[in-house]
Context: one part of a larger RNA
RNA sequence: CUGGAGACCCCCAAGGGGAAGCGAAGACCCUAUAGAGCUUUACUGCAGGCUGUCGCUGGGGUAUGGCCGCUGAUGUGCAGCAUAGGUAGAAGUCGUUACGCAGGCACCCGCGCUAGCGGGCCGCCGAGACGCCAUUGAAAUACUACCCAUCAGUGACCGUACCCCUCACUCCGGGAGGAGGACACCGGUAGCCAGGCAGUUUGACUGGGGCGGUACGCGCUCGAAAAGAUAUCGAGCGCGCCCUAUGGUCACCUCAUCCGGGUCGGCAACCCGGAACAGAGCGCAAGAGCAUACGGUGGCCUGACAGUGUCCUCGAUAACAAGGGACGUUGACGCGAAAGCGUGGUCUAGCGAACCCAUUAGCCCGAUCGAUGCGGGCAAUGGCUGACAGAAAAGCUACCUUAGGGAUAACAGAGUCGUCACCGGCAAGAGCACAUAUCGACCCGGUGGCUUGCUACCUCGAUGUCGGUUCCCUCCAUCCUGCCUGUGCAGAAGCAGGCAAGGGUGAGGUUGUUCGCCUAUUAAAGGAGGUCGUGAGCUGGGUUUAGACCGUCGUGAGACAGGUCGGCUGCUAUCUAUUGGGGG
Numbered sequence: 001c002u003g004g005a006g007a008c009c010c011c012c013a014a015g016g017g018g019a020a021g022c023g024a025a026g027a028c029c030c031u032a033u034a035g036a037g038c039u040u041u042a043c044u045g046c047a048g049g050c051u052g053u054c055g056c057u058g059g060g061g062u063a064u065g066g067c068c069g070c071u072g073a074u075g076u077g078c079a080g081c082a083u084a085g086g087u088a089g090a091a092g093u094c095g096u097u098a099c100g101c102a103g104g105c106a107c108c109c110g111c112g113c114u115a116g117c118g119g120g121c122c123g124c125c126g127a128g129a130c131g132c133c134a135u136u137g138a139a140a141u142a143c144u145a146c147c148c149a150u151c152a153g154u155g156a157c158c159g160u161a162c163c164c165c166u167c168a169c170u171c172c173g174g175g176a177g178g179a180g181g182a183c184a185c186c187g188g189u190a191g192c193c194a195g196g197c198a199g200u201u202u203g204a205c206u207g208g209g210g211c212g213g214u215a216c217g218c219g220c221u222c223g224a225a226a227a228g229a230u231a232u233c234g235a236g237c238g239c240g241c242c243c244u245a246u247g248g249u250c251a252c253c254u255c256a257u258c259c260g261g262g263u264c265g266g267c268a269a270c271c272c273g274g275a276a277c278a279g280a281g282c283g284c285a286a287g288a289g290c291a292u293a294c295g296g297u298g299g300c301c302u303g304a305c306a307g308u309g310u311c312c313u314c315g316a317u318a319a320c321a322a323g324g325g326a327c328g329u330u331g332a333c334g335c336g337a338a339a340g341c342g343u344g345g346u347c348u349a350g351c352g353a354a355c356c357c358a359u360u361a362g363c364c365c366g367a368u369c370g371a372u373g374c375g376g377g378c379a380a381u382g383g384c385u386g387a388c389a390g391a392a393a394a395g396c397u398a399c400c401u402u403a404g405g406g407a408u409a410a411c412a413g414a415g416u417c418g419u420c421a422c423c424g425g426c427a428a429g430a431g432c433a434c435a436u437a438u439c440g441a442c443c444c445g446g447u448g449g450c451u452u453g454c455u456a457c458c459u460c461g462a463u464g465u466c467g468g469u470u471c472c473c474u475c476c477a478u479c480c481u482g483c484c485u486g487u488g489c490a491g492a493a494g495c496a497g498g499c500a501a502g503g504g505u506g507a508g509g510u511u512g513u514u515c516g517c518c519u520a521u522u523a524a525a526g527g528a529g530g531u532c533g534u535g536a537g538c539u540g541g542g543u544u545u546a547g548a549c550c551g552u553c554g555u556g557a558g559a560c561a562g563g564u565c566g567g568c569u570g571c572u573a574u575c576u577a578u579u580g581g582g583g584g
Stems, first nucleotide, its partner, number of pairs: 008584007017576003021571002029405004034401002036397004042200005048193008058165009068155008076115001085147005092130003101126001103125003107120005169180004203216001204214002212233001217239006240388001241283001242345002247301007255279001257275006281290002284350001286348003305331009333342003356383005362378005412459001413457001414455003418452001420448006429439002466541001467539003471533001472530005479504003482499006507519004547565004551560003
């Protein structure tokens, strides 16, 4: 000097790797004693409907019922003149003249237990007939009054059913009038129906939520770390009663089991003897306790009573309810000769506020006086809230909304590595013999972080989600190609192993597929990672909004890792990185 490479500063252009790029207080998921839309046999109501009744709303008739009167009848246990309804008064009442008449005969009607009773009729007879006296629980329908039951007639009132009318009222008509008609309409009131409409509710815990369960109120043991206390959807189990004796007391007795003996009798029934600190029993879980019984049997009882306190526990309370327990005291009792014991069950589970309702030989109060009637209160007892310190309460939402949450799920990451993949140790056995050419059980130990789980640590004021495509880098546990070793390696072809990641690893059919299956080739058609590489590069077939169909489920709104058709892919590149060009 020429050529190349690299560094520094600046400019132009490009495509978009990164800035978990920009955009939008995540729409998925959960939470909220947040909301809305929809549903229904959720709860509570309101329209609306039906029916009854009252008002508007009047007249008449027939039948029938109720109730209250009036008139007239009827009322049979036995005994007894005989068909005695009850009670009270009562010693007399009715008739003897007649258009008449007590009583009797005949005739007619009604009732009837066939004995008779009541009424009508003067056709005939006729002056007495009935009671008081004897039988009866009760004495005269002789007479009078009141009452009971049943029947007949009659009257008022109130209903029920049906019918008729016209004047309210309604409809038609310009009107005259007509049609309907006390019905309907309208209004009040009561019962029933009532998502047509409205207001609301629809719990909590929870290794996300839902489904499941109750760990939501109590008791016992362990966990629990030798005081006490102590969590988990920790382990093992229980309670929501039962018992008038399974309670109280007094007296007496001792169990389970085994051995020996005893008619039927045996392994096992009952009796006798022995051993037996408990191996039995105590209503029930577990633990503790108990043989001098807290156990077993018998006698007598009701202390499983009525008041009123203190302390403890629940709850080592700052404070608190109900419940439970222990120890007193007053009264009345039980058992025992007495001392004493007895405030249920040997102890630890067996439980519940206020409101409301009921009850009480109780007490107090109110309505101008009284009240046995009405209403209220005090106290006690009983009747619930088991989500158990106690609202009166069903669902759907993919049409959805808001506030929030990475306090909490789905993707990805991280941790872990049971599962998964790969490797190893030992070597039972297979391999004709022979563990180790090759294959290798049971058991044991690792490595990896490709599967699937678990955890919930980052992200919910958003890190775009499957597969394909494009393009690049990496790993080796190597499919091919290279070098080497063993062989149950003659050669060829294999089988197994060691080193090795330079290069290669393709095409087609089916499916959205990853994967897989299949086809023809090939030296071979390897595996894996890079936010399951790669949507500010593409695609959008799948999944995962709104529409719709089918099956199934649901009363329904709707739902379905069931199927099906359709369904939007934003961004002008600041920095950095890279590529191409230029200047210093």
A computed fold for a 584-nucleotide part of an RNA from a Halobacteriales archaeon, annotated as large-subunit ribosomal RNA, domain V. Rfam family: Archaeal large subunit ribosomal RNA. Taxonomically the source falls in Halobacteriales (Archaea, Methanobacteriati, Methanobacteriota, Halobacteria).